[in-house]
C1' cells in the first nucleotide's frame, strides 16, 4: 500500500473494491417534462337518446404527434497528449453569454403553410411515397421606435492599437400569448435596451520527464500590405511583397506520460507516486464532417467510410455498457443482474407532481483503519498426562479440577427511536390570491440504533518465531542425505539453523510470505562527497561564447531587504473546541498553503551608468643567463668498406659451444681513400622550454623568462565548454640516403619442447624533405591564477651593502632547482612556501567488480587505428595503505656429524625379521614420509587369540540386588554318549551363628541386569611421539599508534644458551637456559664381611688357606674440590674472549634424568578408564580342529660371508654388568656331541655361570679354495598333554649364492667408530641374528661454512594466511546461458511523391422545382433540388527514415 498468496478466523462501527485487455458484450434500467402554447382524441365513469348495434353531450384522461425548455448537466474512463494540455499571476481598449437578479420601454394589426388524423400505394422489416384537411407561444410581412446599429461633429481619458459621454441626422430594427377572478387586478410569459452575477472564449509571463549513441530544423514557414472568415485578436485562410524565423540557456527528433491540490517516506532538504474525494483537460467502437442551439462538432444525436455482431423474405436493415449491475476474456487479482426516490442535488412544470443507476441505503470481501470479546476472583498433595534429567529432582503450573461471582458480544423475548422540516392543505392576522403564526400530510434504509427482561461460562484463537542481526532452548529423529536460507551460512552420526515434540518468544482475529515506494544511503553529496597511492586532473597551450573580478565618489534601483495589500478553490496536514458510551469516523474554528501580482520605502552589497585614481595587468629604457626554436655551413674520434703493404693460422663468439670469416690469405699492423650517422671529456642533485622535448663549433633569423630604474596606459584581469594550434616512439604515403643497430626472416645452440632468452647473418626501419597518424606508466600518477602560513640548509641566474689593492668568505633582496623538516592536513603512507595546510575565481573527471580503453551508431583517418561511449549477463566482492605471521632458486649473522676431511657400512648375495601386495574358510587387528616397517609383541605348537569350521550353554566364566524353593557348602566320587565342551543318570559327605523371629552361606528358578578386543581416537582423559635440549614463548603497568598492533624482546658486543654487559620509553616479572639430582674421574674421614693381604706368624703340591691386620684395592656413608679463582694480553676498561701457571679435572670435565608456549583434528577406544551409537539363545559366554609361520612378486631393518689384518688345529692371559629356589648347579662318571646319570654348595661380595679377540707355536698359499656355509638326506637329545601343519639344538654327509657390491643412501669427533665377547627380562621350550646393559682391544680426520638438509635472529618483496605441498594464466575437449555479426525473412511506426475519392462546410452554377412580401400579374425578390470546384477522411501504389523479432553459420 486500491495489493496478492498460504494457515485461521467470534461481533461491530467507518471506508474502500478490475491496477490487466479504451478487449467484446446478452439482458433490464440509467433524460426527460409542460394540456396554464396547439389541434385531435382510445379506454373508464356522469347525463341524455336509442333501431339495443350504438350514438351525442360532458367531465376526466393513456399512447402519439405540433411547439417549448432541458437533453453541451449530472455519470465513466485516462487511450491520446511534453500541449497554453495543466498549475500559478496578469491581459482582453480583440470577446460571448439561454434560464436567473436589478432598471427602462413596449406587447397594435394581418397572413400563408404545416405534421398529427383520414384515404391511397410501397415493402420481410426499417420505414417511405401520394392526395385531402387542420391548430398554435410554429412560420412570415406591416405599424411604432424607449432604446440599440451607422454618419458626422464636440468634449473628456488612456500604456500603443484606442475608451467613455453628448448632441445633431438621411437610413435601419422587435414582439405571444395563457392563466385566476364577476371585475378590477394578480400570476406565468413573449419583445429591446442597459447593468449585474455567474459560465465560457483568447492571449501572454513563469513552473514542473528522460535522451545529444536526435545538432541543425522550418516554405504558410517568419514578417509585411489588402481582402476573407470567427462571438472576436491572429497566417486562421488567400493575393501579392521581403527572406526571414528557431536553436546547445538545447531547437528539430526519439521515448515515456492526462496535469494539480494531494499521498506515502523522510530531522529537513529532498525522492516515489497522481487509487478514493474534489478541481482542470480530453475520449465516447475506429477515423472524418458539419447540422441544431444561448451553449456541441455533441457518451445513451445526425450523415459518410472501416473493423466486427446481429436481424433478413438476400432486396435490405439495425447496433456501439470507458453510465449502474452483470457475463466473456485477460490476469496473482477485485462485489449485487439489490431497494428507494424519505433525505441532498437536477431537469420539466405556476403547481400537483413526474423522471433521475446522480444520489441516499442494503447486500458481498478481515482489502484497510479503529473499537470489543473470547471470562473475573480464590484455589498446592504444587495432581495426572506430556517433555527433560546429573535420577535428586526440574518444568508445563494457580495453568487445571474445585469453590465463589460477573454476563460485555453473540442467543431468545418484549419495547422501540433521530434522520422530518419545508413544499402543499387548512385555519388565524392582513386590502391581499403578498408575508407571518399555529396545525396537518410525506422514512427506502428498518428495525441488527437503542431499552428492558431471560438463560448459561456456557458459542468464540490463531499465525510467524526461538544461530546471530533479532525478543525466545531442549530432546529425539536424519548423517552434505533429506532439506533451510533475507544477509553470514546451517547439515559429512552427540545439529538451540533440517524433520517432530516439549517449552518459550512476538504479534493478536489476525499472522506470515511475495511484490513495489521512500528510508535507513553523506551510497549524486543545494542542505551535505570526493579527484598523489583507493574510482577521478583532460598529453600540452592559446582562445570566442560563458562563469568570475581592484581602489575613490555621485546617480539609478536589476537583485536583495521592509511594510501594506490583493491572491493561494474546498478537502487534506497542523492546533484548538463540538458529536458518535470511546476510538476510527465527522462537524465547527483558527493557523497555515514557505508561492505569484500591485503599492510604497531603504540604498550596505550586487547590477547599470557617470567622473576619477594605481597597487593588477601591460608598455618603456638599461643589463646579464641558458643544450629554446629554425636554417645553413664547419670539424675531429670512433665503426664499416675499398685499394695497396708488412704477415702467418688462425679468427670470431659464449657458461661451454656451434653456425659464420680465413691458405683465393682472414684476424692483427700501417697507408691511403669513400660514406653515412652520432657528437666522449666538459657534466653537475645544473640549464632552457607550456608539453612533447632540447647536448660538437660557427653564422643569420627568431620566440620566452629574469634582474635594476619606476619613465607611460589605467582594470586593459583570472578561467576557460565548443574551436584552434602544439605534441615522444612506433605507424603510414611520396622522393632520397643507408655506416652502425636492427623487428621480421635464416642459420647455430640450450631445452622434454623452445615459435625465446645466448650466438653468427640480416630486411623494413632508425636519417633528409614533405605530407599524415594523434596517441604513451604523455607520470610529479598531484588542472590553471592568485593571496596567506615557522625554520634549517644546498645549487643557478641577477642586484645592493659591508669588507678589500682587488676579490672570496659575509649580510640583505628578487627569480628558478633541490634536500630536511615544524604546525596543519591524510584511512594510512606520506605531504609540508615547487602543499597534498588555509582561502577565492574557473575548467575537467569520478560514482562496486568484471563484461568493457568492448558492442552497435556517428565523426575523424589512406590504412592500421583514434574519439565518442552502452546493454544482457556474471559475482559479493573488486580495490588503497598499513600490522602479523609464513614463504622466497631476497639480503645479512649465527649453528648442527648439515657439508666438507675421516672410518665403517646399507643398496648386489644366503638366511632371519617386519610390512606391502596376492592367496585363504580365515591367513585376527593396530601403526604408514622424516616421526611405520627385529613396531604393540621382555617369546604365536595347545593356551595366548582378539580370526575360520564344526560342536554344544543363555541371569551366563565374572558383579551386586530382589522373589520363590531347596539343601550344608566345599569336597570326593560312578555310568553312559561325545573329539573335548557338554549333556543324560546317579553315589558318598551333610551346614554355621542365634535373642528361635530369623541371618550368614550355597544350589536351583526368575525378575532386574552381566557381558562385548563390535564403531567412533574427528566426542574424550590419559599416556606417548615430533619440531627440539632448539632457545626461545608471554605478561603487569607505562609509553606510541584511529586501529590491528608496536615497544620491552630492537641495536653494539659476547655466550652452547632472550647467557651476560653497554645503551635504550620504557621498568619489571614468568615459564624455558643455567644451576639445584643421579652416575663416573682425584682425595680426605668413618666403617671393614662375604671383600682386601703391605707387615708379623702359622699351613700347603698350590691357593687370604689360617692366627691376625685396617696400610692398600674394594665395599658405601659423609665431606672436600673447580669459581674464568691467579697472571698476562685484548676489549667500550663492562661483559667476555686468547695464552699461561697450578691442579685428578678447566673454561657447562664426560654421561644421565630433566623436554617452555605451542604444532601435526600425528598415535592409541584393542593396556586400563570413559560420553555415544550397536548386539543380547549372541556381536555375550565354552570346547576341538585349522589359521595368524600360507606364496609368481616389492621394500625395510639386522645376521652370516665373499677371506691371509684371514680360516683351522694346538697351547696360553685378562673382565664387569647382571641372573639363580618348579631355580643357578660345581667336582666325579657316560656320550664324537647336543645332553645323559649324580646332586656338594648357593635365597648369595661367600656357592654358580669356561669370556673372547689379543698372545705364543704350527698348517693352508690366492682357488669358489682347509673361504663361505644355505639346501637337503640320514641319525639324535631336550623342552612339553602334544614338536604333522610349526620348535630349538647335536652328530654324519651333501656344499647353493656369493670373488667386496649400479644409481642413490646411513652411522659416528674420542675411550667415540670399528672390532671381540659376556649378561638379563620375557620363557615349559623356543624362531633371539631381536631388544636393553656390561666389560675387552682401541683408531683416522675436522683447510673450512661456498654448496646440499634442518634449526635461531634483523631485514626485504608478497597478489600467500587450511600459509609456496600456496596462489593462480591461457588454450584445448563436453554441456548450458547471454549477447553482438550475419545472405536474409516477417512485423510495429512516422513522414514523403503519386492515384482514387465518400460525407460535409464554402464558393459557383442552377435550363429543373417552390405557400407567404411586391407586383404593370408577365413576373421579380427570395429558396430548394441537381452539377461544378477547392479541401479531405479511408483506401491504393512506390520508394525512404526509426525500431521490433527470427536466422544456418
Nucleotide at each position: 500500500u486500491g495489493a496478492a498468496c498460504g494457515c485461521u478466523g467470534g461481533c461491530g462501527g467507518c471506508a474502500u473494491g478490475g491496477c490487466u485487455c479504451a478487449g467484446a458484450c446478452a439482458u433490464g434500467c440509467a433524460a426527460g417534462u409542460c394540456g396554464a402554447a396547439c389541434g385531435a382524441g382510445a379506454a373508464c365513469c356522469u347525463u341524455c337518446c336509442u333501431u339495443c348495434g350504438g350514438g351525442a353531450a360532458g367531465a376526466a384522461g393513456a399512447a402519439a404527434g405540433u411547439g417549448g425548455c432541458g437533453a453541451a448537466c449530472g455519470g465513466g474512463u485516462g487511450a491520446g497528449u511534453a500541449a497554453c494540455a495543466c498549475g500559478u499571476g496578469a491581459g482582453u481598449a480583440a470577446c460571448c453569454u439561454g434560464c436567473c437578479u436589478u432598471g427602462a420601454a413596449g406587447u397594435g394589426g394581418g397572413g400563408a403553410a404545416u405534421a398529427g388524423c383520414u384515404c391511397g400505394g410501397g415493402g420481410a422489416a426499417a420505414c417511405u411515397c401520394g392526395a385531402a384537411u387542420u391548430a398554435a407561444u410554429a412560420c412570415c410581412g406591416c405599424a411604432u421606435g424607449u432604446g440599440g446599429u451607422c454618419c458626422u461633429c464636440u468634449c473628456u481619458c488612456g500604456c500603443a492599437u484606442g475608451g467613455g459621454a453628448g448632441a445633431g441626422g438621411c437610413a435601419c430594427u422587435a414582439a405571444a400569448g395563457c392563466u385566476u377572478g364577476u371585475a378590477a387586478u394578480g400570476g406565468c410569459g413573449c419583445u429591446u435596451c442597459a447593468a449585474g452575477a455567474g459560465g465560457g472564449a483568447c492571449u501572454c509571463g513563469c513552473g514542473g520527464c528522460c535522451u545529444a549513441u536526435c545538432a541543425g530544423c522550418c516554405u504558410g514557414u517568419u514578417g509585411g500590405u489588402g481582402a476573407g472568415g470567427u462571438a472576436g485578436u491572429g497566417g486562421c485562410u488567400c493575393a501579392c511583397c521581403a527572406a526571414g524565423g528557431c536553436a546547445c540557456a538545447g531547437a528539430c527528433g526519439g521515448g515515456u506520460a492526462g496535469c494539480u491540490g494531494g499521498u506515502c517516506u523522510g530531522a529537513g532538504a529532498g525522492g516515489a507516486c497522481g487509487a478514493c474525494c474534489a478541481g482542470c483537460c480530453a475520449c465516447a467502437c475506429u477515423g472524418g464532417a458539419a447540422c441544431u442551439g444561448a451553449g456541441a462538432c455533441a457518451c445513451g444525436g445526425u450523415c459518410c467510410a472501416g473493423a466486427c455482431a446481429c436481424c433478413u423474405a438476400c432486396g435490405g436493415g439495425u447496433g456501439g455498457c470507458a453510465g449502474c449491475a452483470g457475463u466473456u476474456u485477460c490476469g496473482a487479482a477485485u462485489c449485487a443482474u439489490u431497494c428507494a426516490c424519505a433525505a441532498u442535488g437536477g431537469g420539466c412544470g405556476c403547481a400537483a407532481g413526474c423522471c433521475u443507476g446522480a444520489u441516499g441505503g442494503u447486500g458481498c470481501a478481515a482489502u484497510g483503519c479503529c473499537g470489543c470479546g473470547u471470562g473475573g476472583g480464590g484455589g498446592a498433595u504444587g495432581a495426572c498426562g506430556g517433555u527433560c534429567u546429573u535420577c535428586g529432582g526440574a518444568u508445563u503450573g494457580u495453568a487445571a479440577a474445585c469453590c465463589c461471582c460477573u454476563g460485555u458480544c453473540a442467543u431468545c423475548a418484549a419495547g422501540g427511536a433521530c434522520u422530518a422540516a419545508a413544499c402543499c392543505g387548512a385555519c388565524g392576522u392582513g386590502a391581499a390570491g403578498a408575508g407571518c403564526g399555529u396545525c396537518g400530510c410525506u422514512g427506502a434504509a428498518u428495525u441488527a440504533a437503542c431499552u428492558u427482561g431471560a438463560a448459561g461460562a456456557g458459542g468464540a484463537a490463531g499465525a510467524g518465531g526461538u544461530g546471530g542481526c533479532u525478543a525466545a532452548c531442549u530432546c529425539c529423529g536424519u548423517g552434505c542425505c533429506a532439506g533451510c536460507a533475507g544477509c553470514c551460512g546451517c547439515g559429512g552420526u552427540a545439529a538451540u539453523a533440517c524433520g517432530g515434540a516439549g517449552a518459550c518468544c512476538u504479534c493478536g482475529a489476525g499472522c506470515g510470505u511475495u511484490a513495489c515506494u521512500c528510508g535507513g544511503a553523506u551510497u549524486c553529496a543545494c542542505u551535505g562527497g570526493g579527484c598523489g597511492u583507493a574510482a577521478a586532473g583532460g598529453g600540452a597551450g592559446c582562445g570566442c561564447a560563458g562563469g568570475c573580478g581592484g581602489c575613490u565618489a555621485g546617480g539609478u534601483a536589476u537583485g536583495u531587504c521592509a511594510g501594506g495589500u490583493g491572491u493561494g478553490a474546498a478537502a487534506u496536514c497542523c492546533c484548538g473546541g463540538g458529536g458518535c458510551u470511546c476510538a476510527a469516523c465527522u462537524c465547527c474554528g483558527g493557523a497555515a498553503c514557505u508561492g505569484c501580482g500591485c503599492c510604497u520605502g531603504a540604498a550596505a552589497c550586487u547590477a547599470c551608468c557617470u567622473a576619477g585614481c594605481u597597487u593588477g595587468a601591460g608598455a618603456c629604457u638599461c643589463g646579464g643567463a641558458g643544450g629554446g626554436g629554425u636554417a645553413u655551413g664547419c670539424g675531429g674520434a670512433a665503426u664499416u668498406c675499398c685499394a695497396g703493404g708488412u704477415g702467418u693460422a688462425g679468427c670470431g663468439g659464449u657458461g661451454a659451444a656451434a653456425u659464420g670469416c680465413g691458405u683465393a690469405g682472414a684476424u692483427a699492423u700501417c697507408u691511403g681513400g669513400a660514406g653515412g650517422a652520432a657528437c666522449a671529456c666538459c657534466a653537475a642533485a645544473g640549464g632552457c622550454g607550456a608539453a612533447g622535448g632540447c647536448a660538437g663549433c660557427a653564422u643569420a633569423c627568431u620566440g620566452g623568462a629574469c634582474g635594476a630604474g619606476u619613465u607611460c596606459u589605467g582594470a586593459c584581469g583570472c578561467u576557460c565548454a565548443g574551436g584552434c594550434u602544439c605534441g615522444a616512439a612506433a605507424g603510414c604515403g611520396u622522393g632520397g640516403g643507408u655506416a652502425g643497430c636492427g623487428a621480421a626472416a635464416g642459420g647455430g645452440a640450450u631445452u622434454a619442447g623452445a615459435u625465446a632468452c645466448c650466438c653468427c647473418u640480416g630486411u623494413a626501419g632508425u636519417c633528409c624533405a614533405c605530407g599524415c597518424c594523434g596517441u604513451a606508466a604523455a607520470c610529479g600518477u598531484u588542472g590553471u591564477a592568485c593571496g596567506u602560513u615557522a625554520g634549517g640548509u644546498c645549487u643557478u641566474g641577477g642586484a645592493g651593502g659591508a669588507u678589500u689593492c682587488g676579490a672570496c668568505c659575509c649580510c640583505u633582496u628578487c627569480a628558478g632547482g633541490g634536500c630536511c623538516c615544524a604546525a596543519g592536513c591524510u584511512a594510512a603512507c606520506g605531504u609540508a612556501a615547487u602543499a597534498a595546510g588555509u582561502g577565492u575565481a574557473c575548467c575537467g573527471c569520478c560514482u562496486g567488480a568484471g563484461g568493457a580503453c568492448u558492442a552497435c551508431g556517428g565523426c575523424c583517418g589512406c590504412a592500421a587505428g583514434g574519439c565518442u561511449a552502452a546493454a544482457a549477463c556474471u559475482c559479493a566482492a573488486a580495490g588503497g595503505a598499513a600490522u602479523u605471521g609464513a614463504c622466497g632458486g631476497g639480503g645479512g649473522c649465527c649453528c648442527g656429524c648439515a657439508c666438507a676431511a675421516g672410518c665403517g657400512g646399507u643398496g648386489g648375495a644366503g638366511c632371519a625379521u617386519g610390512u606391502g601386495g596376492c592367496u585363504u574358510a580365515a591367513u585376527u587387528c593396530g601403526a604408514u614420509g622424516c616421526a611405520a616397517c627385529g613396531c604393540g609383541a621382555a617369546g604365536a605348537a595347545c593356551c595366548u587369540u582378539a580370526c575360520c569350521u564344526a560342536g554344544g550353554c543363555u541371569u551366563g566364566a565374572c558383579a551386586u540386588g530382589g522373589a520363590u524353593g531347596a539343601g550344608a557348602c566345599c569336597g570326593a566320587u560312578u555310568g553312559g554318549u561325545g573329539a573335548a565342551a557338554g549333556c543324560c543318570a546317579g553315589u558318598c559327605u551333610u551346614c554355621u551363628c542365634u535373642u528361635c523371629g530369623g541371618a550368614g552361606u550355597u544350589c536351583a528358578u526368575u525378575c532386574a541386569c552381566a557381558g562385548g578386543u563390535g564403531c567412533u581416537g574427528c566426542a574424550u582423559g590419559g599416556c606417548u611421539g615430533u619440531c627440539g635440549u632448539c632457545a626461545g614463548c608471554u605478561c603487569g603497568u607505562g609509553u606510541c599508534g584511529u586501529g590491528a598492533g608496536a615497544u620491552g624482546u630492537u641495536c653494539g658486543g659476547u655466550u652452547a644458551a632472550g647467557u651476560c654487559c653497554g645503551g635504550c620509553a620504557a621498568c619489571g616479572a614468568g615459564c624455558g637456559c643455567a644451576a639445584c639430582c643421579c652416575u663416573u674421574g682425584u682425595c680426605c674421614a668413618u666403617a671393614g664381611u662375604u671383600g682386601c693381604c703391605a707387615g708379623c706368624g702359622g699351613g700347603u703340591a698350590a691357593u687370604g688357606c689360617c692366627g691376625g691386620g685396617g696400610a692398600c684395592u674394594c665395599u658405601a656413608u659423609g665431606g672436600a674440590g673447580a669459581c674464568a679463582a691467579c697472571c698476562u694480553c685484548g676489549c667500550u676498561c663492562u661483559g667476555c674472549g686468547a695464552g699461561g701457571g697450578g691442579g685428578a679435572a678447566g673454561g657447562u670435565g664426560g654421561g644421565g634424568a630433566u623436554g617452555a608456549c605451542g604444532u601435526c583434528a600425528a598415535g592409541u577406544c584393542a593396556g586400563u578408564a570413559u560420553g555415544g551409537c550397536c548386539c543380547u539363545u549372541a556381536c555375550g559366554g565354552c570346547c576341538a580342529g585349522g589359521g595368524c609361520u600360507g606364496c609368481a612378486c616389492a621394500c625395510g631393518u639386522a645376521c652370516u660371508a665373499c677371506a691371509a689384518u684371514g680360516c683351522c688345529c694346538g697351547g696360553u692371559a685378562c673382565a664387569a654388568u647382571a641372573a639363580g629356589a618348579a631355580g643357578c648347579a660345581a667336582g666325579a662318571c657316560c656320550g664324537c656331541g647336543a645332553g645323559g646319570u649324580g646332586g656338594a654348595g648357593c635365597a648369595a661380595a661367600u656357592c654358580u655361570u669356561u669370556a673372547a679377540a689379543a698372545c705364543c707355536g704350527g698348517g693352508c698359499c690366492c682357488a669358489g679354495u682347509u673361504c663361505a656355509g644355505a639346501u637337503u638326506g640320514g641319525a639324535g637329545u631336550c623342552u612339553g598333554c602334544a614338536a604333522c601343519u610349526c620348535g630349538a639344538c647335536u652328530c654324519c654327509a651333501u656344499g647353493a649364492a656369493g670373488u667386496c657390491g649400479g644409481a642413490a643412501u646411513c652411522g659416528c669427533u674420542a675411550g667415540u667408530a670399528a672390532c671381540g665377547g659376556c649378561g638379563u627380562a620375557u620363557c615349559a621350550g623356543c624362531a633371539a641374528u631381536g631388544a636393553c646393559g656390561c666389560c675387552g682391544u682401541g683408531a683416522a680426520u675436522a683447510c673450512g661454512u661456498u654448496c646440499c638438509c634442518g634449526g635461531g635472529c634483523c631485514u626485504u618483496g608478497u597478489a600467500c594466511a587450511c600459509a609456496c605441498c600456496g596462489c593462480c594464466c591461457g588454450u584445448c575437449a563436453c554441456a548450458u546461458c547471454a549477447u553482438g555479426a550475419a545472405a536474409g525473412c516477417c512485423g510495429g511506426u512516422u513522414g514523403u511523391a503519386c492515384c482514387c475519392g465518400a460525407a460535409g462546410u464554402a464558393u459557383g452554377u442552377g435550363a429543373g422545382c417552390c405557400a407567404a412580401c411586391c407586383c404593370u400579374c408577365g413576373g421579380g425578390g427570395g429558396g430548394c433540388a441537381g452539377c461544378a470546384u477547392c479541401c479531405u477522411a479511408a483506401g491504393g501504389c512506390a520508394g525512404u527514415g526509426c525500431u521490433g523479432g527470427u536466422g544456418a553459420u
About this RNA:
The RNA shown here (small-subunit ribosomal RNA) has 1449 nucleotides and comes from an uncultured prokaryote. The prediction has a mean pLDDT of 84.